[in-house]
Context: one part of a larger RNA
Molecule: small-subunit ribosomal RNA, 5' domain
Organism: Candidatus Azambacteria bacterium
């Protein structure tokens, strides 16, 4: 020179856009972050109408469907098919899209709720009663599976036999039945994951030699699915100076930073993939998906409540709070907007997300006035006492109104929803941005450097002191190197020091 998630020192008008826990993957008080759905199901309650049946219309738990495995955060661990790329074959896939077919008969519980018992609590145990798009049984099989045969190199294909399905709910009608959401099977799609492989991409040889499920094979489990994945048996093998095994180190990639390039460093923000959730661990259940951050269970530590018998709990979610550290933000607002989860829908939920708050951290813009005005005012400062300087700088005059301040106007972002139309409603940020007007030069300049490297010099205190200092080096009586002052150079809301990279 240039960078930076930066710190520290002085200074500090304003706006935009980014960005901000890099260390203790150390503890965490409090409130939020995950629900919805009455058009699947029964029951309590409460409102308005009504004599009363009973009608609308609201709430509560509970069964039950979907959702919670998505989004959100962290990078401890991992030198690995973890990631990149390029391929393969032995698989899965709820919602969604398209194509055929279905959906008939039956039937046993259960929670709510009730009565009783237990526990301090957390909660639990026992009789009775009921719904269903809960669960079971049966019937139909095009399909799947599986077994025999038949045919093939093998399969594809074919006959038989067994096994294997469902649910209903609104709406409209008088009904018949019509839509619409839903259900069962089956084939195909989309997207999404599971696996397997070839090549990339850290140090270290002061690790040389590693291996028993180990390397193959046969059978068998086991999985959605390959496979020693796991077990029995046989074989003995398999890896490695093209660095095997060990060790240290690290989440990869897109990318950013530098640099003419080659390369060298770096992996914050944002995007993709991976791993991870108290610490070490471990284990399954539900489910299409999980071995499950805001689920479950066992060991362990830690907190915290206990009536001492025994429970509760997990912020690497969003503030926010101890702690350690040079350091890192508000316990904000809104679901208007994008999305994302239910739901026919209106709607509800959403700490993603959309905004606001802090912070010169970083980048970019703009402003502290503009013209004029003396052979030059006063002060400072220097002097050879003549005078130079500071310096058109200021005073003054004229003129401007950015920005701030007041005071008026005043968006977009809205797409949508309701409603026969008609026409209603819906903005957190916001009375924001932006326009106009109004008074007034008014509200705003400073850091560091002046020996040489290097732009920029006197004077004066100091006397190898007392201090600079990146390197040569300055300082012991005239110090352009030290303090200070005046002048003068650089940058400018910054400006220096450090730290790290190129």
């Nucleotide at each position: 020179g240039g960078a930076c998630g930066a710190a520290c020192g002085c200074u500090g008008g304003c706006g935009g856009u980014g960005u901000g826990g890099a260390u203790a993957a150390g503890g965490c008080a409090u409130g939020c972050a995950a629900g919805u759905c009455g058009a699947g199901c029964g029951c309590c309650c409460c409102g308005a109408c009504g004599c009363a049946a009973g009608u609308c219309g609201g709430g509560g738990a509970g069964c039950g469907g979907c959702g919670a495995a998505c989004g959100a955060g962290u990078u401890a661990g991992u030198a690995a098919c973890a990631c990149g790329u390029a391929g393969g074959a032995a698989c899965u896939u709820a919602c969604c899209c398209c194509a055929a077919a279905g959906a008939c008969g039956g039937g046993c519980a259960u929670a709510a709720c009730u009565c009783g018992c237990c526990g301090a609590a957390a909660g639990g145990c026992g009789g009775g009663c009921u719904a269903a798009u809960u669960c079971c049984c049966g019937a139909u099989a095009g399909u799947a599976u599986g077994a025999a045969g038949g045919u093939u190199a093998a399969a594809a294909u074919c006959u038989u036999c067994a096994u294997u399905a469902a649910a209903g709910g609104c709406g409209c009608g008088c009904a018949a039945g019509c839509g619409c959401c839903g259900c069962u099977u089956u084939g195909g799609g989309a997207g999404a994951g599971g696996c397997c492989u070839g090549c990339g991409g850290g140090c270290u040889a002061u690790c040389a030699g590693c291996u028993a499920g180990u390397u193959g094979g046969u059978a068998g489990g086991g999985u959605a699915a390959u496979g020693g994945c796991c077990u029995a048996c046989c074989a003995a093998g398999g890896c490695g100076a093209u660095g095997a095994c060990g060790g240290c180190u690290a989440g990869g990639g897109g990318g950013c930073g530098u640099g003419a390039g080659a390369g060298c460093g770096c992996g914050u923000u944002c995007c993709c993939c991976a791993a991870c959730g108290u610490a070490a661990g471990g284990g399954a259940c539900u489910g299409a998906g999980a071995c499950a951050c805001g689920g479950c269970c066992c060991u362990a530590a830690c907190u915290c409540c206990u009536a001492c018998g025994g429970g509760a709990g997990g912020c690497a979610g969003c503030a926010g709070u101890c702690g350690a550290g040079a350091a890192u933000a508000u316990u904000u607002c809104g679901c208007a907007a994008u999305g994302g989860g239910g739901g026919a829908a209106a709607c509800c939920c959403u700490g993603a997300c959309g905004a606001a708050g802090c912070g010169a951290c970083a980048c970019c813009g703009c402003g502290u006035g503009a013209a004029g005005g003396a052979a030059g005012a006063a002060g400072g400062c220097c002097c050879u006492c003549g005078g130079g300087u500071u310096g058109u700088a200021a005073a003054c005059u004229u003129c401007u109104u950015u920005u701030g301040g007041c005071g008026g106007g005043g968006a977009a972002c809205a797409a949508g929803c309701c409603g026969c139309a008609a026409g209603g409603c819906u903005g957190a940020g916001c009375g924001u941005a932006c326009c106009c007007g109004c008074a007034g030069a008014a509200u705003a300049a400073g850091g560091c450097g002046c020996u040489g490297c290097u732009a920029a010099c006197u004077u004066c205190g100091u006397g190898c002191c007392a201090g600079c200092a990146g390197c040569a080096g300055c300082g012991g009586u005239a110090a352009u190197a030290c303090g200070a002052a005046g002048g003068c150079g650089c940058c400018a809301a910054g400006c220096g020091u450090u730290g790290u990279c190129c």